A computed fold for a 71-nucleotide RNA from Streptomyces regalis, annotated as transfer RNA. The prediction has a mean pLDDT of 82.
[in-house]
């Protein structure tokens, strides 16, 4: 400087345009003489900006940091 690949919950990741799901952590409750393990429930996200569409996490451009090749 060019290409390319992903960016989603505290972590790991799913969802090819129509209410964003799971797991593991986290609180809370049930259980236990206590801890742990188990059950139930809860709280928690689409990097940033614009476009295009009735609708955008998806599609398009920008930009940002982050990984890989190449010069």
């Nucleotide at each position: 400087g060019c290409g390319g690949g992903g960016g989603u919950a505290g972590u790991u990741u799913a969802a090819u345009g129509g209410u964003a799901g799971a797991a593991c952590a986290u609180c809370a409750g049930c259980u236990u003489c206590c801890c742990a393990a188990g059950c139930u429930g809860a709280g928690a996200g689409c990097g940033c900006g614009a476009g295009u569409u009735c609708g955008a996490u998806u599609c398009u451009c920008g930009u940002c940091a982050c990984c890989c090749g190449c010069u």